[in-house]
C1' cells in the first nucleotide's frame, strides 16, 4: 500500500535543532510562513477509536491519533432558487443545501 466499518461537533503549544517552503494529491483561487515553513527530538496537554475496570454509560488512560484557520473553497452530480442572452427553447454565469469522489484517523480482515 489493499478491503471492509465507523467518525470528523468541539478540544488541546511550549522549548531546542533546523533553515524555506506549508495548507493530502492536479489546477487555480484563498490563507500560513525569515516576528523562522516542513521535518526530528524533549516536555506539556487534547480526545476517547482500540483498551481496562465497573456494568449501562461512568471512571481510568496502556497502544494509536492529533495540540492554526478548516478535510479552507471550487472542480463531478442533483435538488431549489437568482439570472437574462435570444424570437423561442434554452444557455454562460451566480447563491444555498444535499451526495459522489478523493483524503484523514481508528478498529478489523489478506
Nucleotide at each position: 500500500g489493499g478491503c471492509u466499518u465507523a467518525u470528523a461537533g468541539a478540544g488541546a503549544a511550549a522549548g531546542a535543532c533546523g533553515g524555506a517552503g506549508g495548507g493530502a494529491u492536479u489546477a487555480g483561487a484563498c490563507c500560513c510562513u525569515g516576528c523562522g515553513a516542513a521535518g526530528u527530538c524533549u516536555u506539556a496537554g487534547c480526545a476517547a477509536c482500540c483498551u481496562g475496570u465497573g456494568c449501562u454509560u461512568a471512571c481510568a488512560a496502556g497502544g494509536u491519533g492529533c495540540u492554526a484557520c478548516g478535510u479552507u473553497c471550487u472542480a463531478c452530480u442533483c435538488a431549489u432558487c437568482c439570472g437574462g442572452c435570444u424570437c423561442a427553447a434554452g444557455a454562460a454565469g451566480g447563491a444555498u443545501g444535499g451526495g459522489a469522489c478523493a483524503g484523514a484517523u481508528a478498529a478489523g480482515c489478506g